[in-house]
Context: one part of a larger RNA
RNA sequence: CUGGGCGUAAAGAGAUGCGUAGGCGUCUAGAAAAGUUCUGUGUUAAAUCCCAAGGCUCACCCUUGGAACCGCAUAGAAAACUCUCUGGAUUGAGUCAUGUAGAGAAUAGGGGAAUUCCUGGUGGAGCGGUUAAAUGCGUUGAUAUCAGGAGGAACACCAAUGGCGAAAGCACCUAUUUGGACAUGUACUGACGCUAAGGCUCGAAAGUGUGGGGAGCAAAACGGAUUAGAUACCCGUGUAGUCCACACCGUAAACGAUCCCUGUUAGAUGUUCGAAAUUUGCUGAAAUUUCUCUUCGGAGAAGGAUAAGCACUUUUUGAGUGUCGCAGCUAACGCGUUAAACAGGGCGCCUGUGAAGUACGACCGCAAGGUUAAAACAC
Numbered sequence: 001c002u003g004g005g006c007g008u009a010a011a012g013a014g015a016u017g018c019g020u021a022g023g024c025g026u027c028u029a030g031a032a033a034a035g036u037u038c039u040g041u042g043u044u045a046a047a048u049c050c051c052a053a054g055g056c057u058c059a060c061c062c063u064u065g066g067a068a069c070c071g072c073a074u075a076g077a078a079a080a081c082u083c084u085c086u087g088g089a090u091u092g093a094g095u096c097a098u099g100u101a102g103a104g105a106a107u108a109g110g111g112g113a114a115u116u117c118c119u120g121g122u123g124g125a126g127c128g129g130u131u132a133a134a135u136g137c138g139u140u141g142a143u144a145u146c147a148g149g150a151g152g153a154a155c156a157c158c159a160a161u162g163g164c165g166a167a168a169g170c171a172c173c174u175a176u177u178u179g180g181a182c183a184u185g186u187a188c189u190g191a192c193g194c195u196a197a198g199g200c201u202c203g204a205a206a207g208u209g210u211g212g213g214g215a216g217c218a219a220a221a222c223g224g225a226u227u228a229g230a231u232a233c234c235c236g237u238g239u240a241g242u243c244c245a246c247a248c249c250g251u252a253a254a255c256g257a258u259c260c261c262u263g264u265u266a267g268a269u270g271u272u273c274g275a276a277a278u279u280u281g282c283u284g285a286a287a288u289u290u291c292u293c294u295u296c297g298g299a300g301a302a303g304g305a306u307a308a309g310c311a312c313u314u315u316u317u318g319a320g321u322g323u324c325g326c327a328g329c330u331a332a333c334g335c336g337u338u339a340a341a342c343a344g345g346g347c348g349c350c351u352g353u354g355a356a357g358u359a360c361g362a363c364c365g366c367a368a369g370g371u372u373a374a375a376a377c378a379c
Stems, first nucleotide, its partner, number of pairs: 003351004007333002012347001014202002017200002022195003026089006034082002036078008050066006092192001093189003096185005104178007111155001116150007126137002163170002207248006216242002221237004259346006267324011280311004289302005328335002352379003361372004
């Protein structure tokens, strides 16, 4: 290399979107003949290899003949498949219409509980903390309690293997702007599709730069304990940071340790959001019927239905999200229509362990560092 693999043994890139090149691509009619298949011709030096026969006493070796020379060129033929060209279709994909759910995103405004601090009142000796203590706070009046104020950060209950998002992630309330999804209809376009090297973009926390902010918490630091020691675990303080704006960083057990798309293959039972039908209950119009009034246009009342709406029961169906489970798969564990089953298309990655995700080089970064990525040597 081939092959075999990638949930847990090495291996799915953190992630999608835009997606470039490339690869692959629904049904149908016709054309063409590049790929493809067949036939002929030319060439494919000799030797070698293979087969047969022969010559050295055999063999090695040699001679003769045959086959082969997997390839290329050229001529002719075929038209199923692939490509190309022309036309048509609708199931893939998209558009449209009507609805639905949602912590999806951004910006602005508002709210209450709690912690801390400040001011004032009450009060008068402790508080705090721990296994036990001490450091610490307190008669300059603490802790406790009441009233008022300031400021920052986070949003109890609802709340749920609930929802949304590509992932990271998203939760007090309201408004504005805005992305996507799903259901139904089948009105429109007519393969417009799938994947995606490189590229662009997003990307927790920590960290970095500039300027703000700073209640609580809290790396570092200091003190008290513990201990043989204690650069820790426990306690008291406490600075960066945590928050905001803008700009960087680009990594995580970024996990379902499971790449994306399409199709096929038993079920059972929860849950979320739709659609259709159905049972029961509630609300209940117009019209029709009866009565009254009438300016003869109409108005009012009564009665009992139906349409429609809401909730509930059951069934069917679509999209998500869980649990169990047949077949099948798996080394086992387990997976099992949300596959790790059966197939197809595309990309990424792995190839004994350590050295090492390191050195060197390159690129990126303000830095921290990141990405790419070996070898000697040892076993």

Predicted 3D model of a 379-nucleotide part of an RNA (small-subunit ribosomal RNA, central domain) from a Candidatus Dojkabacteria bacterium. Model confidence (mean pLDDT): 83 of 100. It matches the Rfam family "Bacterial small subunit ribosomal RNA".